Predicted 3D model of an 81-nucleotide RNA (SAH (S-adenosyl-L-homocysteine) riboswitch aptamer) from Actinoplanes sp. TFC3.
RNA sequence: GGAGCCGAGGGGCGCUGCGACGGACCUGGUGGUCCGCCACGCUCGGCUCGGCGGUCACGACGUCAAGGGCGCCCCCUGAUG
Numbered sequence: 001g002g003a004g005c006c007g008a009g010g011g012g013c014g015c016u017g018c019g020a021c022g023g024a025c026c027u028g029g030u031g032g033u034c035c036g037c038c039a040c041g042c043u044c045g046g047c048u049c050g051g052c053g054g055u056c057a058c059g060a061c062g063u064c065a066a067g068g069g070c071g072c073c074c075c076c077u078g079a080u081g
Stems, first nucleotide, its partner, number of pairs: 002049008010074006018041001021036006040067001
């Protein structure tokens, strides 16, 4: 650094809709149009698979996230009155 699974990031409702995905049509092809779906697609941790590089590789204690369109509600914490 790639992919998959699981977990965590307090909970809920509504709205819009880019990407991805699905369908239809068009196109030699790239792709385009319309419809549908859609606000964890992000980050962190664990495990698994495969690739590359490094290395003889650690234990104790302490501490611990950040972000996520718009509106509303609940919960938690702090401050002020």
Of the family's consensus pairs, 100% are formed in the model. Its Rfam family is "SAH (S-adenosyl-L-homocysteine) riboswitch aptamer". The family has 52 seed sequences and 1,354 matches in Rfam 15.1. The literature on the family includes a 2008 paper in Mol Cell by Wang et al., "Riboswitches that sense S-adenosylhomocysteine and activate genes involved in coenzyme recycling". The prediction has a mean pLDDT of 78.